Predicted 3D model of a 168-nucleotide RNA (Lysine riboswitch aptamer) from a chicken gut metagenome. The sequence is in RNAcentral, with records from MGnify. Its mean pLDDT, the model's own confidence on a scale to 100, is 80.
RNA sequence: AAUGAUAGAGGCGCGGCGUUCAUCAGUACCCUCCGCCCAACCGGCAGUCACCGGGGAGGGGAAAGGGGUCGCCGCCGAAGGGUUCCCCCAGUGGCUGACAGGGGAACGCCUGGGCCGUCAGAGAAUAUCUGACGGACUGCCAUUGAGAUACAAUGGAGCGCUUGCCGA
Numbered sequence: 001a002a003u004g005a006u007a008g009a010g011g012c013g014c015g016g017c018g019u020u021c022a023u024c025a026g027u028a029c030c031c032u033c034c035g036c037c038c039a040a041c042c043g044g045c046a047g048u049c050a051c052c053g054g055g056g057a058g059g060g061g062a063a064a065g066g067g068g069u070c071g072c073c074g075c076c077g078a079a080g081g082g083u084u085c086c087c088c089c090a091g092u093g094g095c096u097g098a099c100a101g102g103g104g105a106a107c108g109c110c111u112g113g114g115c116c117g118u119c120a121g122a123g124a125a126u127a128u129c130u131g132a133c134g135g136a137c138u139g140c141c142a143u144u145g146a147g148a149u150a151c152a153a154u155g156g157a158g159c160g161c162u163u164g165c166c167g168a
Base pairs, nucleotide, nucleotide: 004165007162008161011076013075014074015073016072017071018070020068021067029060030059031058032057033056034055041054042053043052044099045097046096047095048094049093050092051091079111080110081109082107083106084105085104086103087102088101112138113137115135116134117133118132119131120130121129122128140156141155142154143153144152145151
């Protein structure tokens, strides 16, 4: 030196849990009254059998999921995405599928980081999330200006950078 394990740094940094607020929604559902009740259609997607429900007025009136805030905890490939595989899948009860959606595992396949914009997807959504592309910013390293720990330009990627340790 290679390599290994160690401790660290990026900052509107990442994830989890809790909290609270709005949204969901005057919706679902419940009560009272009125109406309908043949068929068709609908109850995320593609089918099938049976059943149930579906409208209006008045009164009462949520929750889950998805978010913002604040707090705590764990962290700095944090984590997020992709691919493949497995599991779940919704009016109720059977049967078949698994496109959307939800959960899990494997794989260094992709991404240094957040922010803003456009488009697409997810979403009840004008919230928010994810991806692709673009933009400026920011931390790190290399090269150059150049003699220069500050500055600038160019390039690179976390398989990086810094620290000290082992070590032919």